[in-house]
RNA sequence: CGGGCUAUAGUAUAAUGGUAGUAUUUGCCCUUGGGGUGGGUAAGACCCCGGUUCAAAUCCGGGUAGCCCGA
Numbered sequence: 001c002g003g004g005c006u007a008u009a010g011u012a013u014a015a016u017g018g019u020a021g022u023a024u025u026u027g028c029c030c031u032u033g034g035g036g037u038g039g040g041u042a043a044g045a046c047c048c049c050g051g052u053u054c055a056a057a058u059c060c061g062g063g064u065a066g067c068c069c070g071a
Base pairs, nucleotide, nucleotide: 001070002069003068004067005066006065007064010024011023012022013021018054025043026042027041028040029039030038047063048062049061050060051059
């Protein structure tokens, strides 16, 4: 320098262009004599900037970061 892949709650991981979900974590409540376990409930995220579209996490362009391949 060229090419490819990836980027989503604190962490891990889903999502056919149509309500962003699950597990874990954290707060509160129930359960216990107390803890643990278990149950209920709440909070918390689409890497950035544009474009297409009635509608974008998803499609397109550019960028940033990480990983891989080539030179």
A computed fold for a 71-nucleotide RNA from Candidatus Nealsonbacteria bacterium CG23_combo_of_CG06-09_8_20_14_all_39_17, annotated as transfer RNA. The sequence is in RNAcentral, with records from ENA. Rfam family: tRNA. Rfam links the family to the GO term triplet codon-amino acid adaptor activity. It is annotated as a transfer RNA. Taxonomically the source falls in Candidatus Nealsoniibacteriota (Bacteria, Bacteria candidate phyla). The same sequence occurs in records of 2 taxa.